[in-house]
Context: one part of a larger RNA
RNA sequence: GCCAACGAGUCUAAAUAUACAGCUUGUUUAAGCCCUUUUAGGGUGGAAGCAUAGCGAAAGCAAGUGUUAAUAGCGCGAAAAAAUUGUGCUGUAUAUUUAGGACCCGAAGCCAGGCGAGCUUACCAUGAUCAGGGUGAAUCCAAACGAAAGUUUGGAGAAGGCCCGAACCAGUUAGUCGUUCAACGCUUUUGGAUGAAUUGUGGUAAGAAGUGAAAAGCUAAUCGAGCCUGGUAAUAGCUGGUUCUCCCCGAAAUAUCUUUAGGGAUAGCCUAAACGUUUGAGCUUGUGGGGGUAGAGCACUGAAUGGUUCGUCGUGGGUUUACCUAGGCGAUCCAAUCAAACUCCGAAUACCAUAAGUUAUGUUUAGAGUCAGAACACGGGAGCUAAGUUCCGUGCUCAAAAGGGAAAAAGCCCAGAUCGCUAUCUAAGGUCCCAAAAUUUAAGCUAAGUGUGAUAAGGAAGUGAAUUUUCAUUGAUAGUUAGAAGGUUAGCUUAGAGGCAGCUAUCCUUUAAAAAGUGCGUAACAGCUUACUACCUGAGAGAAUUCGCGCCAAAGAUUUACGGGACUAAAGCUUAAUACCGAAGAUGCGACUGUACAGAUUUAUUUCUGUACGGGGUAGGGGAGCGUCCCAUAUUCAGCGAAGCCGAGCCGUGAGGCCAGGUGGAGAAUAUGGGAGUGAGAAUGUUGGC
Numbered sequence: 001g002c003c004a005a006c007g008a009g010u011c012u013a014a015a016u017a018u019a020c021a022g023c024u025u026g027u028u029u030a031a032g033c034c035c036u037u038u039u040a041g042g043g044u045g046g047a048a049g050c051a052u053a054g055c056g057a058a059a060g061c062a063a064g065u066g067u068u069a070a071u072a073g074c075g076c077g078a079a080a081a082a083a084u085u086g087u088g089c090u091g092u093a094u095a096u097u098u099a100g101g102a103c104c105c106g107a108a109g110c111c112a113g114g115c116g117a118g119c120u121u122a123c124c125a126u127g128a129u130c131a132g133g134g135u136g137a138a139u140c141c142a143a144a145c146g147a148a149a150g151u152u153u154g155g156a157g158a159a160g161g162c163c164c165g166a167a168c169c170a171g172u173u174a175g176u177c178g179u180u181c182a183a184c185g186c187u188u189u190u191g192g193a194u195g196a197a198u199u200g201u202g203g204u205a206a207g208a209a210g211u212g213a214a215a216a217g218c219u220a221a222u223c224g225a226g227c228c229u230g231g232u233a234a235u236a237g238c239u240g241g242u243u244c245u246c247c248c249c250g251a252a253a254u255a256u257c258u259u260u261a262g263g264g265a266u267a268g269c270c271u272a273a274a275c276g277u278u279u280g281a282g283c284u285u286g287u288g289g290g291g292g293u294a295g296a297g298c299a300c301u302g303a304a305u306g307g308u309u310c311g312u313c314g315u316g317g318g319u320u321u322a323c324c325u326a327g328g329c330g331a332u333c334c335a336a337u338c339a340a341a342c343u344c345c346g347a348a349u350a351c352c353a354u355a356a357g358u359u360a361u362g363u364u365u366a367g368a369g370u371c372a373g374a375a376c377a378c379g380g381g382a383g384c385u386a387a388g389u390u391c392c393g394u395g396c397u398c399a400a401a402a403g404g405g406a407a408a409a410a411g412c413c414c415a416g417a418u419c420g421c422u423a424u425c426u427a428a429g430g431u432c433c434c435a436a437a438a439u440u441u442a443a444g445c446u447a448a449g450u451g452u453g454a455u456a457a458g459g460a461a462g463u464g465a466a467u468u469u470u471c472a473u474u475g476a477u478a479g480u481u482a483g484a485a486g487g488u489u490a491g492c493u494u495a496g497a498g499g500c501a502g503c504u505a506u507c508c509u510u511u512a513a514a515a516a517g518u519g520c521g522u523a524a525c526a527g528c529u530u531a532c533u534a535c536c537u538g539a540g541a542g543a544a545u546u547c548g549c550g551c552c553a554a555a556g557a558u559u560u561a562c563g564g565g566a567c568u569a570a571a572g573c574u575u576a577a578u579a580c581c582g583a584a585g586a587u588g589c590g591a592c593u594g595u596a597c598a599g600a601u602u603u604a605u606u607u608c609u610g611u612a613c614g615g616g617g618u619a620g621g622g623g624a625g626c627g628u629c630c631c632a633u634a635u636u637c638a639g640c641g642a643a644g645c646c647g648a649g650c651c652g653u654g655a656g657g658c659c660a661g662g663u664g665g666a667g668a669a670u671a672u673g674g675g676a677g678u679g680a681g682a683a684u685g686u687u688g689g690c
Stems, first nucleotide, its partner, number of pairs: 001690006011100013026050003032044005054061002064076004103241002106238001110231006121205009130195001132164003135160001139156007168192003174187003207223001209219003244625006254267005268370002270367006281359009295345001296343002301339003305335003309331005316325003373398002376395007403414003418591004423587003429581003432565003438578001440577006451567002458552002462549010479536001481534003485509003490504003515530001519528002592615009626679001628676010644663003649658003
């Protein structure tokens, strides 16, 4: 891992509701007692409970009572009305609640009583062990010296938590091992090695206790409180699991409170039943309302820009004073602005009321689940007008929704799957090929593979369209040829300044035309060139604005990348048109089923037929069934072959059922009721097998 078996809402007591039953001139007995066919019945037993009257804290009063000074009012009742085989008691069943182990498995823990010091810690008693080498304290002896104390030298001597180093003890470094040789080893290297040394045997000390040269270490591979058993099915607002079928409906992820925030209670939203209404409720249309949002505006409150005028200050400047002025502050006026906490104004929606039409809807009782929501669009707060961010509001989808489209895809677009059909029509989206359907029609644009998915400021004789304007056969624009002069080197400045460093002025003349000079150039001149003019040429040339499509700007991480191929009078973009494809949508045909109604029918809301409206679905509610084991009653089957097992085929929407045949060898089935240890794929489930 797989297979098989086992494996989870049970029982008792009480309460509430519903259904059914018994009694109702209320109802039911409990313990006890008696009897019997004895663990199951029958009888007796009226104690007691509920009901029959309420009100009050109570005394108490009573169809009333309490409050109160009150006979006023008011609260709770009675009565009346309406509806209904009602009302009450008891029993049974189902559902839920409460208390219990309480659907099942699961802690770490707490307490009690015992068992442990054959591991390890400390201690006690009694034993054992430590190759070899080195160093050479005290002390003693001898000699020499000394007055002496004593000193020196030599010898003997043997001390030490002394030195080196085996056994022994330890475990520093590195390697190895790391499903190991081993739940801590092996190799290497290292520390101690006469001592606070090591070690054998026996003994003592223990669980809130021991022992500890102290690490909360150790106390039998277990220690911030050992192990075993018991209390014990501890508790778990937590995680996991919770077993057959079909049919109907179908949520929530919000509010308030909560030692509350991943839990709960109440409300909201769901389900079922009963009762009730067209009055309240929803939708549409009409009518009547209030508002201060969006927008807008500046009349208020504030903010803020430029200018005029006035007043005031005037430190700076000019001047020196009788002043002027830059500038500051305040006010007036003009122009143009801004505001969630501004408003002279002011919508659409929404909301309230009302009328008509329409269809939905309310109350009570019982059962829930939900309290982590998500994206998208729009209106906002927070944030960086960041976030697949966060917090509100309105809507929608997902959640709980499959199908088609967006290449692929919870939340986007289209559309809501009862089942069947090799039928028809469409939606979004598409129609060259992959790949169903136009290589469709008409008119343009784009040359960038732009584009067929998305991207800025800024820049550019890209290109198309439109508009305005200037010049032009009295010859424009571009080009060729020629001219482009004189006063004069204008004046100033300057070393020089001659059109062309700079400053000032920018005239006159000759002319077809020619600047006191457009740009190069020179030290300065010179030289080249331009404006300007003429000849030649011969028809358009220039400037500006707006719009369409393109260009640059333009860098990313697996693969070039529109999904791909590929596409250029497109298979791109813009505009118009027709046709087709395209879904579980709609329609058609057939089938099943729910609710309501009608008709027929029935012992029976039983069955049949028809009509209308329905049948996506998680949590969850409701309805109807299948199957397993056992019991009762009745009817059957079975050695001419029961159950069980294998099994082609058949029936049922399904859980399931029937059956030919084979195997098997003794019990089994059906109907009606009753009762449960009643259905497995999941729980790191339990046991067994492989």
Large-subunit ribosomal RNA, domain II from a bacterium, 690 nucleotides, folded computationally. It matches the Rfam family "Bacterial large subunit ribosomal RNA". The coordinates come from a structure-prediction model, not an experiment, and the mean pLDDT is 82. The full RNA is in RNAcentral, with records from ENA.